[in-house]
RNA sequence: GCCGAUGUGUCGGAACUGGCAGACGAGACAGACUCAAAAUCUGUUGUCAGCAAUGGCGUGUGGGUUCGAGUCCCACCAUCGGCA
Numbered sequence: 001g002c003c004g005a006u007g008u009g010u011c012g013g014a015a016c017u018g019g020c021a022g023a024c025g026a027g028a029c030a031g032a033c034u035c036a037a038a039a040u041c042u043g044u045u046g047u048c049a050g051c052a053a054u055g056g057c058g059u060g061u062g063g064g065u066u067c068g069a070g071u072c073c074c075a076c077c078a079u080c081g082g083c084a
Stems, first nucleotide, its partner, number of pairs: 001083007010026003019067001027045006046057004060076005
């Protein structure tokens, strides 16, 4: 230099054919149980606004297509693999 794969909450990882983003698990926090702890069980866990109800934004970055994009298209960035 060329070709290919991958990029989603704190982490792993779902999201089928473009139609409710974050299921499920881990971790963290709070509670129950205990003399205390561990284990176990229950609840919460992206962000912004709001007293709340609720609403907006958010899938590596920037654009595009579409009524609608994590998903399709283009460029770039990062990691991994292959070729030279």
A computed fold for an 84-nucleotide RNA from an uncultured Clostridia bacterium, annotated as transfer RNA. Rfam family: tRNA. By type it is a transfer RNA.